[in-house]
RNA sequence: AACUCGAAAUGGCAAACCCAUUGUGAGAUGGGGACGCAAAGUUAUGGGUCUGUGCGCAAACCACAGAUAGCCAAACUGCCGAA
Numbered sequence: 001a002a003c004u005c006g007a008a009a010u011g012g013c014a015a016a017c018c019c020a021u022u023g024u025g026a027g028a029u030g031g032g033g034a035c036g037c038a039a040a041g042u043u044a045u046g047g048g049u050c051u052g053u054g055c056g057c058a059a060a061c062c063a064c065a066g067a068u069a070g071c072c073a074a075a076c077u078g079c080c081g082a083a
Base pairs, nucleotide, nucleotide: 005081006080012037013036017032018031019030020029021028022027035070041076042075043074045073046072047071048068049067050066051065052064053063054062
């Protein structure tokens, strides 16, 4: 120095809920607020889940268009340094 790993320390992020705005909707954005998080940093690439439209008596299937990164996996990047 690097990899693995996650004790300690410096800090960081921000669930539910509330208010405002926005969207047909899932949801998103800002403020408050902390359940938690060693990537809860970034990316919609593969699944999953959710929404809208079409098909259909209806549900389902299928197709298309979206959402979700704090659902899982993957990719890129990153603070610190005990065992």
The RNA shown here (c-di-GMP-I riboswitch aptamer) has 83 nucleotides and comes from an Anaerolineales bacterium. Model confidence (mean pLDDT): 89 of 100. The source organism's lineage runs through Bacteria, Bacillati, Chloroflexota, Anaerolineae and Anaerolineales.